[in-house]
A computed fold for a 105-nucleotide RNA from Chryseobacterium gallinarum, annotated as SAM riboswitch aptamer (S box leader).
RNA sequence: GAUUUAUCAAGAAAGGUGGAGGGAUUUGGCCCAAUGAAACCUUAGCAACCGACAUGAUUCCAGAAGUGUAAAGGUGCUAAUUCCAACCCGAGGGGAAGAUAAGUG
Numbered sequence: 001g002a003u004u005u006a007u008c009a010a011g012a013a014a015g016g017u018g019g020a021g022g023g024a025u026u027u028g029g030c031c032c033a034a035u036g037a038a039a040c041c042u043u044a045g046c047a048a049c050c051g052a053c054a055u056g057a058u059u060c061c062a063g064a065a066g067u068g069u070a071a072a073g074g075u076g077c078u079a080a081u082u083c084c085a086a087c088c089c090g091a092g093g094g095g096a097a098g099a100u101a102a103g104u105g
Base pairs, nucleotide, nucleotide: 002104003103004102005101006100007099008098013043014042015041016040017039021032022031023030026086027085028084029083044078045077046076048075049074050073052069053068054067055066082097087094088093089092
């Protein structure tokens, strides 16, 4: 890099460096930004998935989905529904794409 599955309407900051952009890409909007953008570093926090503990169908063992707790570990994340829409369907849903995690040849 490719692919499969699951989730994406909740949650979570401050300092330093840096200097003009950023919100995935294209288009149209709309927001954020010199009261300092992106990026990098430090600490802190959130809790999505692995992982930890408990619970969990039936007497026992084992222990599925689900539920809860914690956050020592591995990624991840910390403006706005994945900021909104654009493709299809007759209207509220479904796709496509993207992001994150785990697995696979």